A computed fold for an 85-nucleotide RNA from Peptococcaceae bacterium UBA2264, annotated as c-di-GMP-I riboswitch aptamer. Rfam family: c-di-GMP-I riboswitch aptamer. Rfam links the family to the GO term cyclic-di-GMP binding. It was read from a public genome assembly, where an Rfam model found it.
RNA sequence: UUGCGACAAAGGCAAACCCGGCGAAAGCCGGGGACGCAAAGCUACGGGUCUUCCACGCAGGGGUGAUGAUCGCCGGGUUACCGCA
Numbered sequence: 001u002u003g004c005g006a007c008a009a010a011g012g013c014a015a016a017c018c019c020g021g022c023g024a025a026a027g028c029c030g031g032g033g034a035c036g037c038a039a040a041g042c043u044a045c046g047g048g049u050c051u052u053c054c055a056c057g058c059a060g061g062g063g064u065g066a067u068g069a070u071c072g073c074c075g076g077g078u079u080a081c082c083g084c085a
Stems, first nucleotide, its partner, number of pairs: 004083002012037002017032006035072001041078003045075003048070003052066001054065003
């Protein structure tokens, strides 16, 4: 340095849920709270999934387009603490 992930050490993040706020929604932000996580740090690049203010269509229907979202859905890219075997 690369790989790897300890009955190790120092720490870190924060699910569900509750309160407040933003949003048409999915969802996000702040506080509380911990289900868990060795990248559960960052990144919408590929795939998947979700949404419907707008357009199309339909008797109707997220159905189609398009917008948006999700990195704690998977993969890629990128950064990083420790060092038993």